[in-house]
RNA sequence: UACUCAUCCAGAGAGGCGGAGGGACCGACCCUUUGAAGCCUCGGCAACCGAUGUAGUCAGAUAGUUUGUUAGUCAAAUAGUUUCAUGAUCAAAUGACCGUUUAACUACGCGACCAAAAGACUAAGUGACUAAUUACGGUGCCAACUUCGGCAGGUGAAAACCUGAUAGAUGAGAG
Numbered sequence: 001u002a003c004u005c006a007u008c009c010a011g012a013g014a015g016g017c018g019g020a021g022g023g024a025c026c027g028a029c030c031c032u033u034u035g036a037a038g039c040c041u042c043g044g045c046a047a048c049c050g051a052u053g054u055a056g057u058c059a060g061a062u063a064g065u066u067u068g069u070u071a072g073u074c075a076a077a078u079a080g081u082u083u084c085a086u087g088a089u090c091a092a093a094u095g096a097c098c099g100u101u102u103a104a105c106u107a108c109g110c111g112a113c114c115a116a117a118a119g120a121c122u123a124a125g126u127g128a129c130u131a132a133u134u135a136c137g138g139u140g141c142c143a144a145c146u147u148c149g150g151c152a153g154g155u156g157a158a159a160a161c162c163u164g165a166u167a168g169a170u171g172a173g174a175g
Stems, first nucleotide, its partner, number of pairs: 001175001003173006013042005021031003025150004043142003048138003051133001054131006062123006069116002072113003078107005085100003089096002146167001151164005
């Protein structure tokens, strides 16, 4: 010195030095020799940034636990069909029927394993936001709303009032 964002109707002064201005600019209006600016000392205000620990919300990741779902593999028991063998009964016999039993298949799937996505909870921790605390660090501030107005719009007869902008101040950020 130009840029971005937030705030600006709250709050808080004594002493010493100094010796005529000060309130950014312009206009008004104020403050000021009952002592301006400036400097120093001490005090205070506020809480922008930092800081602290707390609470809440949200986000995402990690680990663990758990819930149900789905897919896959294995699979107990049971039921059915066929079948090997055998026994009882009936029958002159072929055979019929009942029981036990071997094997295969089908149905259902106790249960086990594994995977996927989802949900819930817990743990430590991260980030963001909100609220709260502090005044330790970096600033800032301690007459009057940024003293009021200046530009635009609105209300109004006017005085004036309201809203927004500009300008200015402070902080934070990044040049």